[in-house]
RNA sequence: GCCUGAGGCUGGGGGUGUCUCGUGUGUCGGGCUUGUGAGUGCGCGGUGCGCGGACUGAGAAAUACCCUUUGAACCUGAUCCGGUUGGCACCGGCGUAGGGAAGCUGCUCCUCUCUUUU
Numbered sequence: 001g002c003c004u005g006a007g008g009c010u011g012g013g014g015g016u017g018u019c020u021c022g023u024g025u026g027u028c029g030g031g032c033u034u035g036u037g038a039g040u041g042c043g044c045g046g047u048g049c050g051c052g053g054a055c056u057g058a059g060a061a062a063u064a065c066c067c068u069u070u071g072a073a074c075c076u077g078a079u080c081c082g083g084u085u086g087g088c089a090c091c092g093g094c095g096u097a098g099g100g101a102a103g104c105u106g107c108u109c110c111u112c113u114c115u116u117u118u
Stems, first nucleotide, its partner, number of pairs: 001110001005107001007105004011068004016062001017055003021052009031042002034039001074099003080093004
C1' cells in the first nucleotide's frame, strides 16, 4: 500500500410455521333431553384463541439465534408453479427478478520501501 482470510467492538436488520396430539375457552351448525313457553341440560361436528406436547430448523418469544452490502438473514411476487407429505418440513423452479440492515479496529496473508547483520 490495503489484495486475501478469519475475528473483535459499536450500531442496525430479521423470522417465529405445521399437527390425524391433549386440554381449557369463545363462536357457528345439527342432534338428543326437559319445559306450555322463553329457555334448560347433555353430547357431536366445523372454526378461532390460550396453555401443554410432538415435528422440522440456527432460531418456532429466546435476550437467544441468524444476518449486516462480498448482503438467499429476511421481505415482495405468493393463498405462486412442478414433485412430494395427512400437514408442516423437504427437492426443483420463479431467481443474473424487485427490495433488504455499516461503520470502526487490531491480527493474518501478499507486495513494496528503509535500516542493521552475514
Molecule: TPP riboswitch aptamer (THI element)
Organism: Gammaproteobacteria bacterium